[in-house]
RNA sequence: GCGCUUGUAGCUCAGUUGGAUAGAGCGUCAGACUCCGACUCUGAAGGUCGCUGGUUCGACUCCAGUCAAGCGCG
Repeated sequence: GCGCUUGUAGCUCAGUUGGAUAGAGCGUCAGACUCCGACUCUGAAGGUCGCUGGUUCGACUCCAGUCAAGCGCG
């Protein structure tokens, strides 16, 4: 330098031929329970879906560029 894969909550991930308010587990916080704590139960917060632009009535999803990580080739 070229090609491929990946990027979604603090962490690990799901999200299906484009469609309705973007989700789960763990973790965090609050409450219940308890003499206190743990366990358990309930609830809440937390995301501009790596970034920019484009296509579309509508984009996490399609297209282009770009950034980062990994793998391969030279």
A computed fold for a 74-nucleotide RNA from a Clostridia bacterium, annotated as transfer RNA. The coordinates come from a structure-prediction model, not an experiment, and the mean pLDDT is 81. The sequence was found in a public genome assembly. Rfam family: tRNA.